Transfer RNA from a Thermoplasmata archaeon, 71 nucleotides, folded computationally. The organism belongs to Thermoplasmata, within Archaea. Its mean pLDDT, the model's own confidence on a scale to 100, is 82.
[in-house]
């Protein structure tokens, strides 16, 4: 260069136009002599910009990072 997939939370993932949801991590509380485990509740997220649309994580362009493939 040229193609084709992917970007959501600190980590891993779901969500194919209508309330962003789950595990783990964190924190606080229950349990327990005390720590693990368990068990409740709570904090944190759609890579940028533009555009359609009443509504956009989702669909369109563009960029920007990452894998893959040809050269």
């Nucleotide at each position: 260069g040229c193609a084709g997939g992917c970007g959501u939370a600190a980590u891993c993932u779901a969500g194919u136009g209508g309330u962003a949801g789950g595990a783990u991590u964190c924190a606080g509380g229950c349990c327990u002599u005390c720590c693990a485990a368990g068990c409740c509740u709570g904090c944190a997220a759609c890579c940028c910009g533009g555009g359609u649309u009443c509504g956009a994580a989702u669909c369109c362009c563009g960029g920007c990072g990452c894998c893959u493939g040809c050269a």
Annotation
It matches the Rfam family "tRNA". Its family is annotated with triplet codon-amino acid adaptor activity in the Gene Ontology. It is annotated as a transfer RNA. RNAcentral holds the sequence, with entries from ENA.